RNA sequence: UAGAGGUGCGGGGAACAAGAGUACUUUCAGGGAGAAUGGCAUUGAUGAUCUGAAAGGAAAGGGUUAACCGCCGAAGUGGCAGAAACUGCUCGGUUUUUGUUGCUGGUUUUACCGCGAACAGCUGUAAGACUGUCACCAGUAUAUGGUGGAGCGCUA
Numbered sequence: 001u002a003g004a005g006g007u008g009c010g011g012g013g014a015a016c017a018a019g020a021g022u023a024c025u026u027u028c029a030g031g032g033a034g035a036a037u038g039g040c041a042u043u044g045a046u047g048a049u050c051u052g053a054a055a056g057g058a059a060a061g062g063g064u065u066a067a068c069c070g071c072c073g074a075a076g077u078g079g080c081a082g083a084a085a086c087u088g089c090u091c092g093g094u095u096u097u098u099g100u101u102g103c104u105g106g107u108u109u110u111a112c113c114g115c116g117a118a119c120a121g122c123u124g125u126a127a128g129a130c131u132g133u134c135a136c137c138a139g140u141a142u143a144u145g146g147u148g149g150a151g152c153g154c155u156a
């Protein structure tokens, strides 16, 4: 410098399902004092929260499908520190991003905690299976088998 692992990794958009006839809004009736919040602000007899009926009625995160794009530390994730955004303010939380450091070769199954509307999916932990690669050993040799290691690896 170029390659390999394969249900290989990631990205943005499109479509679809679900979220959900939910949240929320309006009207009518009941009812009669707080509701909301960690706290303040706000709001309520001009009738709140709540209950019933009717009318209207979302969204986010996540998921699936096909194609496209970038790739093979692809990428993911934990800790620490910083910045920005979200909300009426703030404590807090979430998301994005920068630096640094640790772990993980890859896929997959099961169990548990967490996130989540979820029985979808995702992160983490643990135990298995399959698979690629290198080293050592066995095998007359090949095939193959066993043990062990890690991508700052392996092959040319």
Stems, first nucleotide, its partner, number of pairs: 001156003006072001008071004014065003024056007034043002038090003075104012105131008114122002133149006

The RNA shown here (Lysine riboswitch aptamer) has 156 nucleotides and comes from a soil metagenome.